[in-house]
RNA sequence: GGACAACCGAAAGCGCCAGGACUCCGGUUCGCAAAAACGAGGCGGAGUUGACGAGGCAGACGUUCAUCGAAGUAUUCGGCGGGUGCGUCUCGGCUUCCAGGGCGGUCGUCAGGACGGCGACAAAUCCCGGCGGUGACGCCGGGGACAAAGCGCCGUUCGAGCCCCGAG
Numbered sequence: 001g002g003a004c005a006a007c008c009g010a011a012a013g014c015g016c017c018a019g020g021a022c023u024c025c026g027g028u029u030c031g032c033a034a035a036a037a038c039g040a041g042g043c044g045g046a047g048u049u050g051a052c053g054a055g056g057c058a059g060a061c062g063u064u065c066a067u068c069g070a071a072g073u074a075u076u077c078g079g080c081g082g083g084u085g086c087g088u089c090u091c092g093g094c095u096u097c098c099a100g101g102g103c104g105g106u107c108g109u110c111a112g113g114a115c116g117g118c119g120a121c122a123a124a125u126c127c128c129g130g131c132g133g134u135g136a137c138g139c140c141g142g143g144g145a146c147a148a149a150g151c152g153c154c155g156u157u158c159g160a161g162c163c164c165c166g167a168g
Stems, first nucleotide, its partner, number of pairs: 014081004019077001020049007028041004052069003058090006091108005098166001100164004112158008126143007
């Protein structure tokens, strides 16, 4: 230093990198008459980059392009894994005076749908300063902003059924 094992911790624009792009090192080919220099190409190795937040989790199984905007080199491309989305089932809430149950319906613990109105806040980008690295780049501190939504609030409207049973 690597491998294996055990334990602990860490996550959802989250994790990873073999394509691509970029950097450095080494070799090599071509251009010039030649060397050097310079330019271009290609090979090997080692690296760098590869989603900025808001929002979203009953459980199991399955599944993949699973909401919203910001930035602007539009590589935030491409690939893989995962994922709070979606589907089925289970469980659970509600099903309009009251208790219980079945079916159906509709949602998911803030537990019915639709429509409309209003509203709020972010991080990176940017600027300043610093640290690490030959470099591509990475990290830290400070400053000033700027969003949208299936997020929040309000309103309107539609749907709240059938059966059993008890009480009244």